[in-house]
RNA sequence: AUGGCCGACUAGGGUUCCGGCUCGUCAAACGGCGAGUGACUGGUCCGAGAGUGGGCGACCUCAUGCAGCGGCGGGAAGCCGCGGGGUUACACGGCGGGACAAAAGCCCGGGAGA
Numbered sequence: 001a002u003g004g005c006c007g008a009c010u011a012g013g014g015u016u017c018c019g020g021c022u023c024g025u026c027a028a029a030c031g032g033c034g035a036g037u038g039a040c041u042g043g044u045c046c047g048a049g050a051g052u053g054g055g056c057g058a059c060c061u062c063a064u065g066c067a068g069c070g071g072c073g074g075g076a077a078g079c080c081g082c083g084g085g086g087u088u089a090c091a092c093g094g095c096g097g098g099a100c101a102a103a104a105g106c107c108c109g110g111g112a113g114a
Stems, first nucleotide, its partner, number of pairs: 004056003008052002012046002017043002019040001020037007057088006068082005090110001092113001096108003
């Protein structure tokens, strides 16, 4: 602090929907309908600055010469781009508030504070 961006996943999170469970009711039922329940391990869902891995970007460095490919171009002119390796460090953290159905390591927030 100028500590980059994107999507995937995980820890974690709840309860709209699906499923589970309980109750009521339909003469009965493992079926239908309704209600309750997340002190239901689930599916969908939300999901990290201080978690994981990927892509892009940025910076450093090596090679920088022809060819090739792509783009612009009337053009075999000319211009631009396409390579390898590396770095992208560190990071304790409330209370409170906000969203969606709801909650959270989500967002305010690398905030306040330490």

Predicted 3D model of a 114-nucleotide RNA (Guanidine-I riboswitch aptamer) from Pseudomonas sediminis. The sequence is in RNAcentral, with records from MGnify. The model forms 96% of the base pairs in the Rfam consensus.